Predicted 3D model of a 445-nucleotide RNA (Bacterial RNase P class A) from an uncultured Sphingomonadaceae bacterium. The coordinates come from a structure-prediction model, not an experiment, and the mean pLDDT is 76. It matches the Rfam family "Bacterial RNase P class A". It is annotated as a ribozyme. Rfam links the family to the GO terms dimeric ribonuclease P complex, ribonuclease P activity and tRNA processing.

RNA sequence: CCGGGGAGCCGGGCAGCCGCGUCGUCAGGGCGAAAGCCGAAGAUGCCGAGGAAAGUCCGGGCUCCACGAAACAAGGGUGGCGGGUAACGCCCGCCCGGCAAAUGGCUUGAAAAGGCCGUGGGCUGAGGGAAAGUGCCACAGAGAACAUACCGCCGAUGGAGCUUCGCGGCUCACAGGCAAGGGUGAAAAGGUGCGGUAAGAGCGCACCGGGGCGCUGGCGACAGGGUCCGCAUGGCAAACCCCACCCGGAGCAAGACCGAAUAGGGGUCACGCGCCGAAAUCCCGCAAGGGACAAGGCAGGUCUGUUUCGGACUGUGAUGACCCGGGUUGGUUGCUGGAGCGGUGCAGCAAUGCAUCGCCUAGAGGAAUGGCUGCCCCCGUUCGGCCGGUCGCUUUUGCGAUACCGCGCACGGGACAGAACCCGGCUUACAGGCUCCCCGGCAAA
Numbered sequence: 001c002c003g004g005g006g007a008g009c010c011g012g013g014c015a016g017c018c019g020c021g022u023c024g025u026c027a028g029g030g031c032g033a034a035a036g037c038c039g040a041a042g043a044u045g046c047c048g049a050g051g052a053a054a055g056u057c058c059g060g061g062c063u064c065c066a067c068g069a070a071a072c073a074a075g076g077g078u079g080g081c082g083g084g085u086a087a088c089g090c091c092c093g094c095c096c097g098g099c100a101a102a103u104g105g106c107u108u109g110a111a112a113a114g115g116c117c118g119u120g121g122g123c124u125g126a127g128g129g130a131a132a133g134u135g136c137c138a139c140a141g142a143g144a145a146c147a148u149a150c151c152g153c154c155g156a157u158g159g160a161g162c163u164u165c166g167c168g169g170c171u172c173a174c175a176g177g178c179a180a181g182g183g184u185g186a187a188a189a190g191g192u193g194c195g196g197u198a199a200g201a202g203c204g205c206a207c208c209g210g211g212g213c214g215c216u217g218g219c220g221a222c223a224g225g226g227u228c229c230g231c232a233u234g235g236c237a238a239a240c241c242c243c244a245c246c247c248g249g250a251g252c253a254a255g256a257c258c259g260a261a262u263a264g265g266g267g268u269c270a271c272g273c274g275c276c277g278a279a280a281u282c283c284c285g286c287a288a289g290g291g292a293c294a295a296g297g298c299a300g301g302u303c304u305g306u307u308u309c310g311g312a313c314u315g316u317g318a319u320g321a322c323c324c325g326g327g328u329u330g331g332u333u334g335c336u337g338g339a340g341c342g343g344u345g346c347a348g349c350a351a352u353g354c355a356u357c358g359c360c361u362a363g364a365g366g367a368a369u370g371g372c373u374g375c376c377c378c379c380g381u382u383c384g385g386c387c388g389g390u391c392g393c394u395u396u397u398g399c400g401a402u403a404c405c406g407c408g409c410a411c412g413g414g415a416c417a418g419a420a421c422c423c424g425g426c427u428u429a430c431a432g433g434c435u436c437c438c439c440g441g442c443a444a445a
Base pairs, nucleotide, nucleotide: 001441002440003439004438005437006436007435008434009433010432012376013375014374015373016372017371018370020048021047023045024044025043026042029038030037031036050416054427055426057425058424059423060422061421062251063250064249065248067310068309069308070307071306072305075247076246077245078244079243080094081093082092083091084090095127096125097124098123099122102119103118104117105116106115107114108113128242129241133240134239135236136235137234150182151181152178153177154176159172160171161170162169163168190208191207192206193205194204195203209231210229211228212227213226215224216223217222255333256332257331258330265324266323267322268321269320270319271317274298275297276296281292282291283290284289300314301313302312303311340359341358342357343356344355345354346353347352377414378413379412380411381410383408384407387406388405389404390401391400392399393398
C1' cells in the first nucleotide's frame, strides 16, 4: 500500500439577538401565636431527546389480581456443549457440519484447466430424534422407500436357419437371468478399484463410508486409535409428532388518593331451596308428649381445567349464563438516584465479576429545547485564463491552451430520525467522516 473481517466514536461548528420547559434562589403578598408553609409577575443559576428515541419481537423491575401445596392435563416457548447475566429466544468461548478465498505439499494434462491432503483465518447452520407412529416428495421417469425394467447386457440342455466329412462355428427368436452401463430427475437404494460371472451384483477382497464393542484425552458436546460385522436401506420434523428443559394472569390506559355524580337499577333462563338439633322462653295437652323459636353440626355449593390435602366463605339466591339501562371522562400522584454512568487495578481466552475513586445528565401533560442573522467546515454544480500549477511554441523575454489538480465568486445540499414508567437485548434505517485491532499478500529496512 492492497484485499478480507471486527470494534469504538462523531454525525455540522462558533458567535449574537429574541424565545420555551422542570427544578433551585430572590420576590409584591397570603396563612400562622411562633416555628414555618404557600407564593403571581419578574430576575437569575444548573440542566433539557437517540444510537437507534423506531418495530412492539423477547426478558425483567414495578403495580394489581388469582386462597395455599403437590401431581396431571391443555396451551405456549427453547433446542450442539460449557460459561455469563436479575433474566432471556440475549452475550462469550468451544465442538460438529456446510461454503468460498489465501497458502504449503503431492498429482493429471501439450496447454488451458483441474483433483487430493494439510495449515491459519473468515462467513454460515431453525445444529435433539426419520429404528414410536402418521404424512409428503409436483412434473419428468420403467420406477420415488417392503420400488423398478424405458434404452440396454447375457441367453441354453430344448426350437429355427446357414455352414462343415465330422468335431465344431455363425445368426435369429423364446423361456429365463441382470440392475454393472445409458437415459429421466433435486434425489434412483453406499463410493472408487480389483477379482469373479453366461452377463452381472458386497457375490468376494482392499480402501473410504456405516454399525456394534471397548481403550485414551476432554467438565462436556466431541476427537483419536483398536477390534469385530458385508452392513438396517433416500430426503423432509421452518410437516403433524416423539424426547429434554422452561413458563400464573393482566398491564402505567397497571395502580393509589382526593373531589364530584348516579339507578345498592330492571329483566329472562338454568340449577337449588335438604337433614340432625341443646338449654332457656312461649303455645297446645289432665298427663305422656308435640309444636314454635333456636345456638351448633352435617350433606351440598363457591373459591379451580382435573384430582388429592389444607384453608376461607356459604349452608340458599351460595351460583352460572344472557339481555336492556344509568353515573363518572376533574385534580394530585405513580414520574425519575438507577440490575446507573465513567476512570484505575485485579481475576478470566472472553462475555463478565470484584475492589476502589469520581459523577448526577429531560420529566412534559395535547405535550417543552425553537426562530432570525453572520462567519467557518464538508459535499456537489455552473462560471472565471486581465488566477497559480500544468501543457505547447519560444534561447531568454514572452505568446497561446484549459481536459486535469489547486484557487476564487455564485448557487444548491448537509444522513436515519424525536422521549412519555424504567432497564437488558434483538431486528430494521442511516449522507459523510475519524480511530484502533485481527488475518493474508506486496514492497522497503